[in-house]
Context: one part of a larger RNA
RNA sequence: UUGGGUUUAAAGGGUGCGUAGGCGGAUUAAUAAGUCAGUGGUGAAAUCCUGCAGCUCAACUGUGGAACUGCCAUUGAUACUGAGAUUCUUGAAUAUAGUUGAAGUAGGCGGAAUACGACAUGUAGCGGUGAAAUGCUUAGAUAUUACACAGAACACCGAUAGCGAAGGCAGCUUACUGGACCAUAACUGACACUGAGGCACGAAAGCGUGGGGAGCGAACAGGAUUAGAUACCCUGGUAGUCCACUCCACGCCGUAAACGAUGGUCACUAGUUGUUGGGGUCUUGUACCUCAGUGAUUAAGAGAAAUGGAUAAGUGACCCACCUGGGGAGUACGAUAGCAAGAUUGAAACUC
Numbered sequence: 001u002u003g004g005g006u007u008u009a010a011a012g013g014g015u016g017c018g019u020a021g022g023c024g025g026a027u028u029a030a031u032a033a034g035u036c037a038g039u040g041g042u043g044a045a046a047u048c049c050u051g052c053a054g055c056u057c058a059a060c061u062g063u064g065g066a067a068c069u070g071c072c073a074u075u076g077a078u079a080c081u082g083a084g085a086u087u088c089u090u091g092a093a094u095a096u097a098g099u100u101g102a103a104g105u106a107g108g109c110g111g112a113a114u115a116c117g118a119c120a121u122g123u124a125g126c127g128g129u130g131a132a133a134u135g136c137u138u139a140g141a142u143a144u145u146a147c148a149c150a151g152a153a154c155a156c157c158g159a160u161a162g163c164g165a166a167g168g169c170a171g172c173u174u175a176c177u178g179g180a181c182c183a184u185a186a187c188u189g190a191c192a193c194u195g196a197g198g199c200a201c202g203a204a205a206g207c208g209u210g211g212g213g214a215g216c217g218a219a220c221a222g223g224a225u226u227a228g229a230u231a232c233c234c235u236g237g238u239a240g241u242c243c244a245c246u247c248c249a250c251g252c253c254g255u256a257a258a259c260g261a262u263g264g265u266c267a268c269u270a271g272u273u274g275u276u277g278g279g280g281u282c283u284u285g286u287a288c289c290u291c292a293g294u295g296a297u298u299a300a301g302a303g304a305a306a307u308g309g310a311u312a313a314g315u316g317a318c319c320c321a322c323c324u325g326g327g328g329a330g331u332a333c334g335a336u337a338g339c340a341a342g343a344u345u346g347a348a349a350c351u352c
Base pairs, nucleotide, nucleotide: 004323005322006321007306008305012320014201015200016199017198021194022193025088026087028085031082033081034080035077036076037075038074039073040072041071042070049065050064051063052062053061054060091191092188094186095184096183098181099180100179103177104176105175106174107173108172109171110154114150117147120144121143125136126135162169163168206252207251208250209249210248211247220236221235222234223233263319264318265317266316267315268314270298271297272296273295274294275293276292277291278290279289280288281287282285302307325352326351327350334345335344336343
């Protein structure tokens, strides 16, 4: 390179927007750049192939031919592609009228629980475990109870549900913002798809500055367990202008089993049965039809099988990404960005 692949064997980028590029619906005439055909020129010689010939043969050599698959010019062809023009509406976008949801951002409000503080009642235990102990408690705990305050999270509803590009999103409410869907077929008239680089977003943990600090809880201390126990289980007494943790604001980080381990878009291909959001029909029903999602179970065909099966891993088209034996290694070196942690890019020797 050809060919083959990417759910689980190596392999889909975490996700979107979008530049270049690639690719692209229907119609008409014209053009003739690509494309196809003819002709002419050129394509040095040698080499290669081939006919014949010469060294006794062969290698080698001589001679004739073919070839040199190319390039240029010219004359034609016009199905397809291209460039320019015409027309169209089914792709796409817009408009109008509705619907929908934990989609986002900012503000306000709420009750339960918990901790601390505190009035009161009340007396000897409480707490914790497999069993205990550390711990708390006659300086009155635990329990019960009007109250005050703080931070964080939102029981039930709740789902096999919904929304979002993904990450993700859940008390109630207000403002602002984005999306999707259905109906009409009014408007534009191919404006589409994909997308190397690029840009934006991106759980958790972590980092910087400043706040906050109820609960939980790396670290740390103590009690157990144990042969040991720097753990699993239990407690949080002591101490500080504190570490760490969770929360908030601003700024970094840019990674995850970022998973459906399944890239995006479009078309086609068989049944049954749920459910979410719309629309329509009539005979108004536990009805039927239809559009867009979201589940289950199977036919064909697919697959190594497990399985997948109209939300394909089926049948096709276009574009991007990625794979090429195991280890060495996602390492070294270099580079890029980063405060750092670490990230991205990413080998080889050697070895089996």
Predicted 3D model of a 352-nucleotide part of an RNA (small-subunit ribosomal RNA, central domain) from an uncultured prokaryote. RNAcentral holds the full RNA, with entries from ENA.